[in-house]
This record gives sequence, structure tokens and C1' cells, in this order.
RNA sequence: GGGCAAGUGGCUCAGUGGUAGAGCGAUUCUCUGAUAAAGAAUAGGCCGAAGGUUCGAUUCCUUCCUUGCCCACCA
Repeated sequence: GGGCAAGUGGCUCAGUGGUAGAGCGAUUCUCUGAUAAAGAAUAGGCCGAAGGUUCGAUUCCUUCCUUGCCCACCA
């Protein structure tokens, strides 16, 4: 330098046009003599950034940023 993949609650990941969910974790409650386990509820993210297309974008297009992998070049 070229190519590919990924970026979404604290963590791991879904969601692939119609105003975002799960598991684990956190908090509270129930249960218990008390813990644990189990059950229930609640809070928490505007989806890496900026533009574009669209009635409407996390989703499609462009550029950039970060991370990982492969190839090439130099030495």
C1' cells in the first nucleotide's frame, strides 16, 4: 500500500428499512432463622463519527476513525 471482517446497555451477542431485544451482571421485592438457589419486577444503550438516499435508516450508499485477519512491498 491492497483486500476482508467487526464496532449495538457494564460484559457476550441478536436484530438487516417502520421510533432496539436476549443471556449474564446491577438494584428492589417474594421465599428462608439467615445465606445461597429459585421466582417476580425495575433501571440502564439512539446503535463508532460525519454526510447521502428514503415518507421513514441500527439496517442501504459514500468518506473517515478504531480493532482483528490475510496478501504485497521495503529492510

Model confidence (mean pLDDT): 82 of 100. Transfer RNA from a Clostridia bacterium, 75 nucleotides, folded computationally. Rfam family: tRNA. Rfam links the family to the GO term triplet codon-amino acid adaptor activity. RNAcentral records the identical sequence in 2 taxa. The source organism's lineage runs through Bacteria, Bacillati, Bacillota and Clostridia. RNAcentral holds the sequence, with entries from ENA and MGnify.